Notes
Glycine riboswitch aptamer from uncultured Thiosocius sp., 81 nucleotides, folded computationally. Of the family's consensus pairs, 85% are formed in the model. Its Rfam family is "Glycine riboswitch aptamer". Rfam's curators write: This family represents the bacterial glycine riboswitch. Model confidence (mean pLDDT): 81 of 100. The sequence is in RNAcentral, with records from MGnify.

[in-house]
């Protein structure tokens, strides 16, 4: 690290239009809101790294992701390489 396999939050089934018999669904706007792919950033306040510097982070920001189920998910547990 990598393969299986178990678990795994948080927010709108929000409003128009437009495709479509309709339902899932897809594309445009608009309004609220989530942080656990990933990406940024240590400017504030916090936690690590013994402290300072200086790094990192599940802290911060919300590009990109998401806000019924499904899928997806950082993170962990187990077996195997």
């Nucleotide at each position: 690290c990598c393969c299986g396999u178990g678990g795994g939050a948080g927010a709108g089934c929000c409003c128009g239009g437009c495709c479509g018999c309709a339902g899932c669904g897809g594309c445009c706007g608009g309004c609220g809101c989530c942080g656990a792919a990933g990406g940024c950033g240590c400017a504030a306040g916090u936690u690590c790294c013994g402290c300072c510097c200086g790094g990192a982070a599940u802290c911060g920001c919300u590009c990109a992701g998401g806000c019924a189920a499904a899928a997806g998910g950082a993170c962990c547990g187990c077996g195997g390489g």